About this RNA
A computed fold for a 72-nucleotide RNA from a Chloroflexota bacterium, annotated as transfer RNA. Lineage of the source: Bacteria > Bacillati > Chloroflexota.

[in-house]
RNA sequence: GGGCCGGUGGCGCAAUGGCAGCGCAGUGGACUUUUAAUCCAUUGGUUGAGGGUUCGAAUCCCUCUCGGCCCA
Numbered sequence: 001g002g003g004c005c006g007g008u009g010g011c012g013c014a015a016u017g018g019c020a021g022c023g024c025a026g027u028g029g030a031c032u033u034u035u036a037a038u039c040c041a042u043u044g045g046u047u048g049a050g051g052g053u054u055c056g057a058a059u060c061c062c063u064c065u066c067g068g069c070c071c072a
Stems, first nucleotide, its partner, number of pairs: 001071007010024004018055001026042005048064005
C1' cells in the first nucleotide's frame, strides 16, 4: 500500500429501514449477626466522526478515523 471484518451504557454483546435493548457491573431497598448469595426497583447511550439517501438510519451509500486478520 491492497483486501476482508469490526467500533452500540463501565465491560461483553443484541437490534438485518419503524419506540436503542439484554447480561454482568453500578446505585437504592428487602433478606442476613456480618459478608456473600438470592429477590425487588433503578441510574447510565451525541450507536467512532462528517456528509448523503429516505417520511423514517445503529442498519443502506460516500469520505475519514481507530482496532484485528490476510496479502504484498
Rfam family: tRNA. Its family is annotated with triplet codon-amino acid adaptor activity in the Gene Ontology. It is annotated as a transfer RNA. About the family: Transfer RNA (tRNA) molecules are approximately 80 nucleotides in length.